RNA sequence: CAACAGUUUCAAGGGGUGGUGAGAUUCCACACCGGCGGUCACAGUCCGCAAACGGGCGUUUUCGAGCGUCCGCCGAAUCGGUGAGAUCCCGAUACCGACGGUUGUACUUGCCUUACGGGAAGUACUCAUAGUCCGGAUGAAAGAAACGACAG
Numbered sequence: 001c002a003a004c005a006g007u008u009u010c011a012a013g014g015g016g017u018g019g020u021g022a023g024a025u026u027c028c029a030c031a032c033c034g035g036c037g038g039u040c041a042c043a044g045u046c047c048g049c050a051a052a053c054g055g056g057c058g059u060u061u062u063c064g065a066g067c068g069u070c071c072g073c074c075g076a077a078u079c080g081g082u083g084a085g086a087u088c089c090c091g092a093u094a095c096c097g098a099c100g101g102u103u104g105u106a107c108u109u110g111c112c113u114u115a116c117g118g119g120a121a122g123u124a125c126u127c128a129u130a131g132u133c134c135g136g137a138u139g140a141a142a143g144a145a146a147c148g149a150c151a152g
Base pairs, nucleotide, nucleotide: 001152006147007146008145009144010143016030017029018028019027031132032131033097034096035049036048037047038046044095045094053072054071055070056069057068058067059066060065077093078092079091080090081089099135100134101133104125105124106123107122108121109120111118112117
C1' cells in the first nucleotide's frame, strides 16, 4: 500500500382542525411523512435491495416457537421549464404506503359488596375501513462508518 477474516457503532418519518356518529388520530374535507444502493444531475413513484407477509428444506426445542437457507410475494407520475446531460433540479397537478389489534349490545356462570353497585370469563349478534395510534420491535436488516490479526 492493496486485498481479506474478524470486531465495534449507527441504520424511518408523520394526525392537527372541522364534520358524521353511541363509538373514528381508522370514515369525510383540509393537514402531515418519505429506509438503503445505483443512475451523465440531488428520486417515496426510474433500476435494484431491505423490512413485512406466504411456503419448502435443514437444524434446535421448554413443542409455543427460534435459527439457517432457498423460493414466492412485494405500492405509486405525469405535464411544462432550465440544461451538454434530469421520469432525480425548478414549477404545476396527481398518486402510493406490510402484518396483527381497535365498536357496541344481549344472555349465561363465578367473584367482591349490607346494599346501590363494581369487575371477570364464556357465548351469540352487531361493527368503524389506520402510511400517521397500539403491538411484534429495547427486534431484524438493505447498507454506512471506524478499527483491523495472519499472510502478501
Description:
The RNA shown here (FMN riboswitch aptamer (RFN element)) has 152 nucleotides. The coordinates come from a structure-prediction model, not an experiment, and the mean pLDDT is 77. It was read from a public genome assembly, where an Rfam model found it.